[in-house]
RNA sequence: AGAGUUUGAUUAUGGCUCAGGACGAACGCUGGCGGCGUGCUUAACACAUGCAAGUCGAACGAUGAAGGGGUGCUUGCACCUUGGAUUAGUGGCGAACGGGUGAGUAACACGUGAGUAAUCUGCCCUCCACUUUGGGAUAAGCCUUGGAAACGGGGUCUAAUACCGAAUAUUCCUGUUUGGCCGCAUGGCUGGGUGGGGAAAGGGUUUCUGGUGGGGGAUGUGCUCGCGGCCUAUCAACUGGACGGUGGGGUAAUGGCCUACCGUGGUUUUGACGGGUAGCCGGCCUGAGAGGGCGACCGGCCACACUGGGACUGAGACACGGCCCAGACUCCUACGGGAGGCAGCAGUGGGGAAUAUUGCACAAUGGGCGCAAGCCUGAUGCAGCGACGCCGCGUGGGGGAUGACGGCCUUCGGGUUGUAAACCCCUUUCAGCACAGAAGAAGCGAAAGUGACGGUAUGUGCUAAAGAAGCGCCGGCUAACUACGUGCCAGCAGCCGCGGUAAUACGUAGGGCGCAAGCGUUGUCCGGAAUUAUUGGGCGUAAAGAGCUCGUAGGCGGCUUGUCGCGUCUGGUGUGAAAUCUCCUGGCUCAACUAGGAGCGUGCAUCGGGUACGGGCAGGCUAGAAUACUGUAGGGGUAACUGGAAUUCCUGGUGUAGCGGUGGAAUGCGCAGAUAUCAGGAGGAACACCGAUGGCGAAGGCAGGUUACUGGGCAGUUAUUGACGCUGAGGAGCGAAAGCAUGGGGGAGCGAACAGGAUUAGAUACCCUGGUAGUCCAUGCCGUAAACGUUGGGAACUAGUUGUGGGGCCCAUUCCACGGAUUCCGUGACGCAGCUAACGCAUUAAGUGCCCCGCCUGGGGAGUACGGCCGCAAGGCUAAAACUCAAAGGAAUUGACGGGGGCCCGCACAAGCAGCGGAGCAUGUGGCUUAAUUCGAUGCAACGCGAAGAACCUUACCUGGGCUUGACAUGUAAGUGAAGCGGCGGAAACGUCGUGGCCGAAAGGAGCUUACACAGGUGGUGCAUGGCUGUCGUCAGCUCGUGUCGUGAGAUGUUGGGUUAAGUCCCGCAACGAGCGCAACCCCUGUCGUAUGUUGCCAGCAUUAAGUUGGGGACUCAUACGAGACUGCCGGCGUUAAGCCGGAGGAAGGUGGGGAUGAGGUCAAGUCAUCAUGCCCCUUAUGUCCAGGGCUGCACACGUGCUACAAUGGUCGGUACAGCGUGCUGCGAGCCCGCGAGGGUAAGCGAAUCACUUAAAGCCGGCCUCAGUUCAGAUUGGAGGCUGCAAUUCGCCUCCAUGAAGUAGGAGUUGCUAGUAAUCGCGGAUCAGCAUGCCGCGGUGAAUACGUUCCCGGGCCUUGUACACACCGCCCGU
Repeated sequence: AGAGUUUGAUUAUGGCUCAGGACGAACGCUGGCGGCGUGCUUAACACAUGCAAGUCGAACGAUGAAGGGGUGCUUGCACCUUGGAUUAGUGGCGAACGGGUGAGUAACACGUGAGUAAUCUGCCCUCCACUUUGGGAUAAGCCUUGGAAACGGGGUCUAAUACCGAAUAUUCCUGUUUGGCCGCAUGGCUGGGUGGGGAAAGGGUUUCUGGUGGGGGAUGUGCUCGCGGCCUAUCAACUGGACGGUGGGGUAAUGGCCUACCGUGGUUUUGACGGGUAGCCGGCCUGAGAGGGCGACCGGCCACACUGGGACUGAGACACGGCCCAGACUCCUACGGGAGGCAGCAGUGGGGAAUAUUGCACAAUGGGCGCAAGCCUGAUGCAGCGACGCCGCGUGGGGGAUGACGGCCUUCGGGUUGUAAACCCCUUUCAGCACAGAAGAAGCGAAAGUGACGGUAUGUGCUAAAGAAGCGCCGGCUAACUACGUGCCAGCAGCCGCGGUAAUACGUAGGGCGCAAGCGUUGUCCGGAAUUAUUGGGCGUAAAGAGCUCGUAGGCGGCUUGUCGCGUCUGGUGUGAAAUCUCCUGGCUCAACUAGGAGCGUGCAUCGGGUACGGGCAGGCUAGAAUACUGUAGGGGUAACUGGAAUUCCUGGUGUAGCGGUGGAAUGCGCAGAUAUCAGGAGGAACACCGAUGGCGAAGGCAGGUUACUGGGCAGUUAUUGACGCUGAGGAGCGAAAGCAUGGGGGAGCGAACAGGAUUAGAUACCCUGGUAGUCCAUGCCGUAAACGUUGGGAACUAGUUGUGGGGCCCAUUCCACGGAUUCCGUGACGCAGCUAACGCAUUAAGUGCCCCGCCUGGGGAGUACGGCCGCAAGGCUAAAACUCAAAGGAAUUGACGGGGGCCCGCACAAGCAGCGGAGCAUGUGGCUUAAUUCGAUGCAACGCGAAGAACCUUACCUGGGCUUGACAUGUAAGUGAAGCGGCGGAAACGUCGUGGCCGAAAGGAGCUUACACAGGUGGUGCAUGGCUGUCGUCAGCUCGUGUCGUGAGAUGUUGGGUUAAGUCCCGCAACGAGCGCAACCCCUGUCGUAUGUUGCCAGCAUUAAGUUGGGGACUCAUACGAGACUGCCGGCGUUAAGCCGGAGGAAGGUGGGGAUGAGGUCAAGUCAUCAUGCCCCUUAUGUCCAGGGCUGCACACGUGCUACAAUGGUCGGUACAGCGUGCUGCGAGCCCGCGAGGGUAAGCGAAUCACUUAAAGCCGGCCUCAGUUCAGAUUGGAGGCUGCAAUUCGCCUCCAUGAAGUAGGAGUUGCUAGUAAUCGCGGAUCAGCAUGCCGCGGUGAAUACGUUCCCGGGCCUUGUACACACCGCCCGU
């Protein structure tokens, strides 16, 4: 000293929370010793028992023990004498101290400082004077008597330092008279004269002590006053002895303290009165301080003593262990009556989270009494109990590595616990045992003697490492990490938050961190919190300026002179108790603790000095303020009068079928004549144009015109007053709209409520047709608004530029107008410094300082409840709490989104062509079914997808039958006439029987068997992962470095103007560059050239049935290498640019066409079943082998396709032209057989050579003639073929027969912009067989695009946002 938490991120605001310290504490776990402290905070609840205040015989009468002496004859007993113990009583002193508690008390109770000239003071000190002389009783005792008791009654005797007289007496009290001195007043002090009144006690004796009156001191006490210290105004008025006076009474003393009379006062917003709470202070805790909280222990004061009241005694009490009365409670009782008061020390019950022994001693300190000895003392000194606190000590020290064992983790190598242990050497504090053993003792006493603590502290010796460590925490804040268990469960949590199968946050363990005889938790206080801000905050938008003005109290206030010295400054004096605190020094071994000294105590009172500033008083001035005068602008206000346009209504005319209204309609009006139109009339309300960014007003607000009355402003000029000013708590007035009142007026239009019609899922709404209050006037209430510039008022200072309204002045003009300059006031825009969290404000401040007022202190609850005030009501003003949340809110940033805007693109729409959706079939999916119908994919971006091909296999599924080191791998060990083959059983796997000798020179190896490590898993998790892939999207974007701007997130660059397919390029620009993307580089194709010609080609020559052969390289073609295209050229447009448009040339023209190529990211997208892989799970099974079945099941639904519905066709015959490819377990020519699928035989070809291979649509010709057909071909029957171990479930093909639906497909929806769509066939992969699918190939070959309003998707800029899981968001009501 700060930190966490609002957001995707930022900044400021703002609350919540944490780290610190403290405690009379309590609770949990744990616990060795000592010292010093400390211990009912709750029930001022009730108390059993014991003790806590007595003492004096040197005041008195009485009693008269022990002991001594003597007598009676001794033990013994009795008597006398001495003696004086013991005590109840009279008397004295004490009992008012000490000890306890904090109920009451908001008060002169306390603190502090004064006053007492308004007081008293026992014992004590000091000084002066005195202590003379009498008297009568009474308790105890004795006798008697009442009562259960407590306690009495009567009679009789007696003493005193008890009581009562008399004498004497002062500086005593008092009356009167007369001087001196002093004081703030009342008055005080001190003399003189004179009158009245008032005392006393003895005891002991050697000194002594007591008594009385008076003065002084000391101590203690009473009373009075200034100042100071709680909450509440939702307590605003309180008071009748109340405030004062006079007389009297009362007190130690002042005083309404009490009383009679008189007056009518007194207190209060500087908070009276009331309510709540509370003993106050020195101090204690915290804090840098200022402050805040507290008032345990110790000390000072106060109050109280079962509750309430009262007095008595006394120096002192209205009295804790006294009295009386009343009350409640408890106890005793013979029922008549009595007794009691722990908030003294112990102790008990109760209450409570919680707080100790019915201890020892008067040895010390102190107190009472006493001459003293002494007695008493639960004050006190000590001990006991409690880790309750503070302080100190210990639980061992040194060495000791192969770094043991064990535990935990592990990448299996090791790491860690850890020098820790073991082991060796050493020490003995503390505890234990034994011995020794204090000071504290001053005093008292003749002496002896006298210590509670205590056989304690301390010392010495002995024993053995021997007896002595826990608690909390380990996600961040906050020091400290792993494993297992658990699986939004159990639980944790101070805040944020952890836990839904890999939890450093739960539980346990290992390890670690922190403190330590303690450690944590809870509670409370201060701190951090500048989060109540005096020091030290704010109010445009975060909470916060009253709607506005006037004005009371108050606060603040211009220039100048004098004076006072109140504030203020300075010095002195008194006080501010001790303890505490700080510093220095000392004593217990140290420390805690304690002793001495100094400081502090920031204060109060008083005395002296200073007078600048503030203030008081007195005087002057004119710059503030005001007044007079001359002008001037204006929807400023009030009242009366008045005008035209328009709407509506009424009357009449013309006129006919609609009008009106809406997005579209309907309700409504209209043939009884509407709407429209003309004329006349009525009535109410509002004032077009001017008109404005403009004017006036304090605000609300103010608009046709005229008149009357009236407020304020501004300018100018001199003159007058002379600070008269500013603000303004309470208070008063004004105050939009709506609303309320009047047996009020008025009512055209508009129009809450209401009615109807629409809209809608509904529509108590928005829209429409009507329409009542109201809107208008008068009068009176209401008193609120986003009453906003969300910005209180006043004066001053601080760059400018440019409009506009009002006035003055100067220049210019012959004059006017226009114009130019300047000045004052108002009202706007922009902008510097400065300020601000930013936005923004910026001479009209949100800048800089000053004065005054109002207001704020997290969100919700709530501007609500209750109370009070106001109101006719509606309601307004004032204004909480419980409870609840960790946020709520401001500004700005980046995204995303918008049924916001701008620009642009895309087969996105439009324009077209062909489809899908209807039919049948194929295929995939859902669903259902099933023993199983294995699994995955699920909007676009799953659904002819994984699967480029499920009869067995595949195969992962089901049923059944087997195996268990295993179907497969590696290693070790041991064994072995192995493996294989054959027979039998079996569905097979397998079982069983028989046969059977591999390689190597050997060791051994291969194989097999057994055992152990282990294998194996298409089991789970794609939300633990790698890799791969899809998608936005081949969209034009995504970023970085440096610089600059911003407090920052971020921005700039990348935006802007053009342009492009493109962040493509150009220009501009606080940016300059760069990277990944775009483009290009690569492949195919289109033109040409060169080279090479076989298996390719054939123009010319020769030849043949045939490029068949000779030959040729011209051509095609093939394979390579090159050329070509670059807006290069021309014109126009454009900014002289980039580029666009047109043209030329060219095979090709502006990316020539196509492909490959997919930035940064998004979707926890897909895949653990391609593969790899963490973790979890199975291990005679979730592994593995086998047979059969299933993946093909079928009421249905969807996707993708094929074939069609026919004549641009079908069918028959003839006939023409490709390209890509593939082939040896293969392609298979030719020939023969079969209607055909195909079969037989067989040449050639590992292929520019042979084969697949007849391409089909097309063209030519014939038939069909619009029909469920010579269309279409499903389905079914029969007969066959092929592949294969095997076509039943479940393959393909052929032939014959059969001949279903379907006649162009609803809503909706898909693809395509040119060699494209459409249409036609061909090839290939997979593959034994199986293609309408997929991947390729060529043939034929269109239509249309005006255009970008709309739908979908996307890009850039901008705007709004309360969204950020980002509109499939957020969120409101019921």
Molecule: small-subunit ribosomal RNA
Organism: uncultured bacterium